[in-house]
């Protein structure tokens, strides 16, 4: 210098003016409570101050916190995960390692338990696709033919051909031709032993029959895990149609609507125990139709498995300690508009320089920033994304 690999970070900047949202301070106004120009509460206006979307806020795919319901038991179904060891609140996440595959390499990919428990399936092509298979070929016998050869019967998986895959590979013995039929070596499988590792697994040795296809994101088997619903969770306040009661007729209090039909109250409707069955518990209401009322407020709500810096432990994910920081909380839903300066990508039949050249560098002119926005909160994954910066590493070439 060229070609790559892995990781981290940023993702328009500055200023003026106008504006928006929560909260806080100050001033003013009117309202309610109150005996009250005290005091309290919330509302409106003005003004000042702090803060005000993201790396994905997204998809809502997984896991949790939180809230409510449930929390006798048994059986049957159902869902999820899947190498090992760790990390984590938890996970289908992450780290390191193992195995398999790819790359010269840095490194990348794996939907990675079980196919001798059983069942199913294996398209097209091909003669034959699972306890296989004679299409061509090879060999033997018989018949016919002068002959090349043809027909019939049988043997053969060495050769050809089909296929993603054809029932081990190479060489030899053997044979009519052949074949693990036999032998040597190799590959693979099962079992045993030794050594290493926490483990997945790895290395070495021996024995055996000689060889066993793939597919589990097909059913299935094995191991482990799994209650339901979700902030529209849930809690409180006000109001409420209608009914009843009191009254000093101004009003006040209680309940939470009315009508019709059906089923039911120990001969048990209905409901809970995630689904079903058994069982068990509660149990006086439940279901359907028609009509009417409400559509407000407050809390939950944002300080948390939180962020930053440093040190320590660990290969790492991560953990520990110390110091510092507070960073949205809306509810028709705020975070915007405009002007000026600077500006990356990109464009130019502009200029200059370098290079044989493709092209490169600098200046000038134009241009004017990707994907996208909270709604209970976290940890992940996935998806979208113009462009830029930094770090480590690999391979190649040249120079010293």
């Nucleotide at each position: 210098c060229g070609a790559g690999c892995g990781g981290g970070c940023c993702g328009g900047g500055c200023g003026g003016c106008c504006g928006c949202g929560u909260c806080g301070g100050c001033g003013g106004g009117g309202c309610g409570g109150g005996a009250g120009c005290a005091c309290c509460g919330g509302c409106c206006c003005g003004u000042c101050g702090c803060c005000g979307a993201g790396g994905a806020a997204a998809g809502u795919c997984c896991g949790g916190a939180c809230u409510c319901c449930a929390c006798a038991g048994g059986g049957c179904a159902g869902g999820g995960u899947g190498g090992u060891u760790g990390c984590c609140a938890a996970c289908g996440g992450c780290a390191a390692c193992c195995c398999g595959g790819g790359g010269c390499g840095a490194c990348c990919c794996g939907c990675g338990g079980g196919a001798c428990a059983g069942u199913g399936c294996c398209a097209c092509a091909g003669a034959g696709a699972a306890c296989a298979g004679a299409c061509c070929g090879c060999c033997c016998c018989c018949g016919c033919g002068c002959g090349a050869g043809c027909g019939g019967g049988g043997g053969u998986a060495a050769g050809g051909g089909u296929g993603a895959a054809a029932c081990g590979g190479u060489g030899g013995u053997g044979u009519a031709a052949g074949a693990g039929a036999c032998c040597a070596c190799c590959a693979g499988c099962a079992c045993c032993c030794c050594g290493g590792g926490u483990g997945a697994c790895c290395g070495g040795g021996g024995u055996g029959g000689c060889u066993c296809g793939g597919u589990a994101a097909a059913c299935c088997c094995c191991a482990c895990c799994c209650g339901g619903a979700g902030c529209a969770a849930g809690a409180c306040c006000a109001g409420g149609a209608g009914g009843c009661c009191c009254c000093u007729c101004g009003g006040g209090g209680c309940u939470g609507c009315g009508c019709a039909g059906g089923c039911g109250u120990u001969c048990g409707a209905g409901g809970g125990c995630g689904g079903c069955c058994c069982g068990u518990c509660c149990g006086a209401g439940c279901c359907u139709g028609c009509g009417g009322g409400u559509a407000g407020g407050u809390c939950g709500c944002u300080g948390g498995a939180g962020c930053c810096u440093g040190c320590c432990g660990g290969u790492g994910a991560c953990g520990g300690c110390a110091g510092g920081c507070c960073g949205a909380g809306a509810u028709g839903g705020a975070u915007g508009g405009u002007c000026g300066c600077c500006g990356a990508a990109c464009g130019g039949u502009g200029c200059a320089c370098c290079g044989u050249g493709a092209g490169g560098u600098g200046c000038c002119c134009g241009g004017g920033a990707a994907c996208a926005g909270g709604a209970u909160c976290c940890g992940g994954c996935u998806u979208a994304c113009a462009g830029g910066c930094c770090c480590g590493c690999u391979c190649g070439u040249c120079c010293g």
Annotation
RNAcentral holds the sequence, with entries from ENA. A computed fold for a 400-nucleotide RNA from Pseudonocardia sp., annotated as Bacterial RNase P class A. A source record names the gene rnpB. It matches the Rfam family "Bacterial RNase P class A". Gene Ontology terms of the family: tRNA processing, dimeric ribonuclease P complex and ribonuclease P activity.